[in-house]
RNA sequence: AUCUGAAAAAGGCUACCUCAUUGAAAGAUGAGGACGCAAAAUCACCGGUCUAAGGGGUAUGUUGCCCUAGGACAGCGGAAUUGCCAGA
Numbered sequence: 001a002u003c004u005g006a007a008a009a010a011g012g013c014u015a016c017c018u019c020a021u022u023g024a025a026a027g028a029u030g031a032g033g034a035c036g037c038a039a040a041a042u043c044a045c046c047g048g049u050c051u052a053a054g055g056g057g058u059a060u061g062u063u064g065c066c067c068u069a070g071g072a073c074a075g076c077g078g079a080a081u082u083g084c085c086a087g088a
Base pairs, nucleotide, nucleotide: 002088003087004086005085012037013036016033017032018031019030020029021028022027035075041081042080045078046077047076048073049072050071054068055067056066057065058064
C1' cells in the first nucleotide's frame, strides 16, 4: 500500500417506540429503552424518495385543488473523501 471481515479486544453509531424542544411541513436535536450496522463516518455531485411555508396556476360565497426546493432524507442506490481493530 492492497484485499478480506470467520473469531477476538477496545470503543462507536442508533431503525423503531416514549417524552421534551424545534420547524409551515418533511424532518432535526436531547434523554431512556432498543432493531440492526465494519464505514449506519463525512459529503446532496448523479439517480431516487419525502415535504410545499414562500412563489405560480386554478376554482370558489368559504374551506380548497394542482405545479414548484432555495427545505429535508447519507439507516435507498451510485460517485467522491477519510478512518478503528484483526487477518492475509

Predicted 3D model of an 88-nucleotide RNA (c-di-GMP-I riboswitch aptamer) from a Desulfobulbaceae bacterium. Taxonomically the source falls in Desulfobulbaceae (Bacteria, Pseudomonadati, Thermodesulfobacteriota, Desulfobulbia). It matches the Rfam family "c-di-GMP-I riboswitch aptamer". Rfam describes the family as follows. GEMM was predicted in a large-scale screen for bacterial structured RNA regulatory elements. The prediction has a mean pLDDT of 84.